[in-house]
The RNA shown here (Bacterial RNase P class A) has 391 nucleotides and comes from a Planctomycetota bacterium. Its mean pLDDT, the model's own confidence on a scale to 100, is 77. The organism belongs to Planctomycetota, within Bacteria. Rfam family: Bacterial RNase P class A. It is annotated as a ribozyme.
RNA sequence: UGAGAGGUCCGGGCGGCCGCUCCGCGUGGUUCCCUCCGGGGAGCCGGCGCGGGGAGGAAAGUCCGGGCACCGCGGGUCAGGGUGGUUGCCAACGGCAACCGGUCGCGAGACCAGGGAAAGUGCCACAGAGAGUAGACCGCCAACCCCGCGCGCGAGCGCGGGCGGCAAGGGUGAAAGGGUGCGGUAAGAGCGCACCGCGGUCCUGGUGACAGGGCUGGCAGGGCAAACCCCACCCGGUGAAAGACCAAAUAGGAGAAGCCCGGCGACGACCCGCGCCAACGCUUCUCGGGUAGGUCGUUCGAGGCCGGGGGCGACUCCGGUCCCAGAGAAAUGGCCGCCCCCCGCCGCUGGUCGGCGGGGACAGAACCCGGCUUACAGGGCCUCUCACGUU
Numbered sequence: 001u002g003a004g005a006g007g008u009c010c011g012g013g014c015g016g017c018c019g020c021u022c023c024g025c026g027u028g029g030u031u032c033c034c035u036c037c038g039g040g041g042a043g044c045c046g047g048c049g050c051g052g053g054g055a056g057g058a059a060a061g062u063c064c065g066g067g068c069a070c071c072g073c074g075g076g077u078c079a080g081g082g083u084g085g086u087u088g089c090c091a092a093c094g095g096c097a098a099c100c101g102g103u104c105g106c107g108a109g110a111c112c113a114g115g116g117a118a119a120g121u122g123c124c125a126c127a128g129a130g131a132g133u134a135g136a137c138c139g140c141c142a143a144c145c146c147c148g149c150g151c152g153c154g155a156g157c158g159c160g161g162g163c164g165g166c167a168a169g170g171g172u173g174a175a176a177g178g179g180u181g182c183g184g185u186a187a188g189a190g191c192g193c194a195c196c197g198c199g200g201u202c203c204u205g206g207u208g209a210c211a212g213g214g215c216u217g218g219c220a221g222g223g224c225a226a227a228c229c230c231c232a233c234c235c236g237g238u239g240a241a242a243g244a245c246c247a248a249a250u251a252g253g254a255g256a257a258g259c260c261c262g263g264c265g266a267c268g269a270c271c272c273g274c275g276c277c278a279a280c281g282c283u284u285c286u287c288g289g290g291u292a293g294g295u296c297g298u299u300c301g302a303g304g305c306c307g308g309g310g311g312c313g314a315c316u317c318c319g320g321u322c323c324c325a326g327a328g329a330a331a332u333g334g335c336c337g338c339c340c341c342c343c344g345c346c347g348c349u350g351g352u353c354g355g356c357g358g359g360g361a362c363a364g365a366a367c368c369c370g371g372c373u374u375a376c377a378g379g380g381c382c383u384c385u386c387a388c389g390u391u
Stems, first nucleotide, its partner, number of pairs: 001387010012339007020054008028045007056362001060373002063371005068239004073273006080235005085099005100114001101112004115230002120228002122224003137170002139166003145162007178196006197219001198217008243296004253287007262277004303322008340360008
């Protein structure tokens, strides 16, 4: 200097004019009631003044986990659902951190629904001889025996075929009865040997997944479980339109079934235990009617920021400080000026500076929080890798 990898921050600033919304304090008008006539209380209309606050890193998707609220008795079995290397973090998670193994990359690093194929079932099209109780297309090769041809006086020899042996070489395929090499053989083959691989076993290191090493066995049937399945662990439901309270209104309506071998008691089935109800009652189902107005829930939190300690890290402990939206059809906006960032063009001797034009992203809470995923114009910072050059 160029090309990359990982992480993080900002994502417009300042001023002026006008305009919103919430909270606190003070103040005004009006109606009614009380009054010791000083004033007080309740309701309604809201106006004015002062002070303070007012969207996000994703507020998005609704994919996970929770808090909170309601239904809610406990234990178990089956079904159903979720996760899947190890160890940690966390309120928890399918999240995060570190590590192990595997694949890719020169590398920094990136990615992996990463337990089990000898419990069982299933699939591997086409091609190919043969695709898992899996094989002979092209080929390689003796002897014995048989046939044919040729040579030879003969014994016999040569060639081809049959019988027989082989799966090492070639081909097919995504994948072919471990791989490379040497020996051996008629030709071959773990047939034997060396190394690698695989199985068993022991030692060392590590919390562990695993890693390394020694010994031993010629061992010999692949892949797919993001196929069904097996194994291990985990799991109530509904959701702020959850719910709570107040007020009002209707028809505290009608019918059916059951009630001690009954019904109800957390989403399906079953078992056990426990609790409640039991005829003016209770439970379930069906039909019909009324209301849908108001208040709360509504923001103090697994909270933010700063400093210090511990930890490789995710995080955690201690101290200090702060209160940072709360609407109800949904508020934070409009205009002007200057500046800033980026792109293009022109001028300027280059630099610098000036002028003109264009652009300034993704995008808006609605119960709250922790994650994941997706979108994002432009700019900054930190660390690391590779290549080239210089010192």